[in-house]
This record gives sequence, structure tokens and C1' cells, in this order.
RNA sequence: CACCGAUACUAGCACACGCGUCGAAAGACGCGGUCGCAAAACCACGGGCCUAACCGCGCACAGCGCGCACGGUCGCCGGGGCACCGAA
Repeated sequence: CACCGAUACUAGCACACGCGUCGAAAGACGCGGUCGCAAAACCACGGGCCUAACCGCGCACAGCGCGCACGGUCGCCGGGGCACCGAA
């Protein structure tokens, strides 16, 4: 330096759920919480997944159905740049 990851050390993150705020929704944020995480820190670039407001189309049209990401998810996988600790 590149791997690697221990019942080590020091710190960190926070699923479900509850309350509040935002949002059409998915979901996000704050507080609590603590399922788990060695990148469960960052970037939606590729794939996946979630949602479908706007828009388009259709219909038996105060509406409903279908399609669509320009909305999300990095705690789904891959990729990118960066980082703490140091036994085997």
C1' cells in the first nucleotide's frame, strides 16, 4: 500500500413501532426507539424495487381505469470517490 475483519479498542449509524412536520403517494425530516450494520457515511451513474402527482390514452366522464419518473430507495445489488481502528 492492497486485501481482510476479532466476543479487541475508540467512536458511529438506527429497522419495526410511537408522536410531530412535509408530501398526491412512495417516502423524507425531527424526537423517542434499537432489528440490525465494518462503510447501515457520501453520490441515484447502471440494474432492481416502490409510488404515479403532472402528462397521455380510454370510458358508461363532479369520476374511474391503464400507461408514464421528471418523485423515491445507497438499510436491494453493482459502480464511483472518500474515511476510523488493527489481532489473525
This is a predicted structure of an 88-nucleotide RNA (c-di-GMP-I riboswitch aptamer) from a Chloroflexota bacterium. Its Rfam family is "c-di-GMP-I riboswitch aptamer". Gene Ontology term of the family: cyclic-di-GMP binding. Its mean pLDDT, the model's own confidence on a scale to 100, is 88. The sequence was found by an Rfam model in a public genome assembly.